Small-subunit ribosomal RNA, central domain from an uncultured Bacteroidota bacterium, 346 nucleotides, folded computationally. RNAcentral holds the full RNA, with entries from ENA and SILVA.

Context: one part of a larger RNA
RNA sequence: UUGGGUUUAAAGGGUGCGCAGGUUGCUGUUUAAGUCAGUGGUGAAAGUCUGCCGCUUAACGGUAGGAUUGCCAAUGAUACUGAAUGGCUUGAGUUUGGGCGAGGCAUGUGGAAUGUGCAGUGUAGCGGUGAAAUGCAUAGAUAUUGCACAGAACUCCGAUUGCGAAGGCAGCAUGCUAGUCCACAACUGACGCUGAGGCACGAAAGCGUGGGGAUCAAACAGGAUUAGAUACCCUGGUAGUCCACGCCGUAAACGAUGAUCACUCGCUGUUUGCAGAAUAAUGUGAGCGGCUAAGCGAAAGCAUUAAGUGAUCCACCUGGGGAGUACGAUCGCAAGGUUGAAACUC
Numbered sequence: 001u002u003g004g005g006u007u008u009a010a011a012g013g014g015u016g017c018g019c020a021g022g023u024u025g026c027u028g029u030u031u032a033a034g035u036c037a038g039u040g041g042u043g044a045a046a047g048u049c050u051g052c053c054g055c056u057u058a059a060c061g062g063u064a065g066g067a068u069u070g071c072c073a074a075u076g077a078u079a080c081u082g083a084a085u086g087g088c089u090u091g092a093g094u095u096u097g098g099g100c101g102a103g104g105c106a107u108g109u110g111g112a113a114u115g116u117g118c119a120g121u122g123u124a125g126c127g128g129u130g131a132a133a134u135g136c137a138u139a140g141a142u143a144u145u146g147c148a149c150a151g152a153a154c155u156c157c158g159a160u161u162g163c164g165a166a167g168g169c170a171g172c173a174u175g176c177u178a179g180u181c182c183a184c185a186a187c188u189g190a191c192g193c194u195g196a197g198g199c200a201c202g203a204a205a206g207c208g209u210g211g212g213g214a215u216c217a218a219a220c221a222g223g224a225u226u227a228g229a230u231a232c233c234c235u236g237g238u239a240g241u242c243c244a245c246g247c248c249g250u251a252a253a254c255g256a257u258g259a260u261c262a263c264u265c266g267c268u269g270u271u272u273g274c275a276g277a278a279u280a281a282u283g284u285g286a287g288c289g290g291c292u293a294a295g296c297g298a299a300a301g302c303a304u305u306a307a308g309u310g311a312u313c314c315a316c317c318u319g320g321g322g323a324g325u326a327c328g329a330u331c332g333c334a335a336g337g338u339u340g341a342a343a344c345u346c
Base pairs, nucleotide, nucleotide: 004317005316006315007300008299012314014201015200016199017198021194022193023192025088026087027086028085029084030083031082033081034080035077036076037075039073040072041071042070049065050064051063052062053061054060091191092188093187094186095185096183097182098181099180100179103177104176105175106174107173108172109171110154114150115149116148117147118146119145120144121143125136126135162169163168206247207246208245209244210243211242216240220236221235222234223233258313259312260311261310262309263308266291267290268289269288270287271286272285273284274283275282295302296301319346320345321344328339329338330337331336
């Protein structure tokens, strides 16, 4: 490199947008670049291959042919690809009218719980555990009642639910904003798909500056346990957890399953549209689930949301360890990220 692969054996990029590139619906005309046909030229000789001939044979040599799969030229063909120019509407998109939702951002607001403070009632314990102790408490705790303040999270509804490209998103209200689906017509007329680089987004932790700090809680301290206990259990407790702005750019970023299109038995549930007089039955779209057939698969299983049957494009894999390490480059304030070997060894 080819071949073969990528749910779980090595292997799908965390996700999207998108330049180049690759690829691209139906149809007419022109052209003839690719493509195809025969023709001419060229493709040195030697060598190789085949036939015949010459040295007694062989090696060797002579001679004729083939091959030289290529290139050039002119002539012709026009199905396919390309180029140019028209047409079309089914792919794609736009308009109109509806629907849907924890989609996003900002602002306001609510109750429960927790903690703290003050006040009342009240008295000896509370708390915690396997059992204890550290701890709190007569300076009046725990419990209970009232008031105030603070920060964070939103019980029930809640679901195999819904929305979002992914990360993710949940009290309520308002404003701004994005998306998707359906119906009916109309419009544009291939405008599509994929996408190396690139750009943007990207949980948690972490970092910088400034706030905030109720809860929980790395580090840390103490009490237990234990042979020990730098742990598991308990009492405390600081970063952090929250907000604003700026970095970081990684996760079992998982459906461990790239995107798009087409095709391929059924049964059943659910969300949301539409048709129908109707909230029923039924039919028909778009999602989300369960079971199963063919087929596929090493099997587990997948099975119209494919891991089935095909097509286009991208990414990635090639024995284990060494190693996601070293070196270099690059990004970052740092932590570190990205790219990414070899010796050696089994």
The prediction has a mean pLDDT of 89.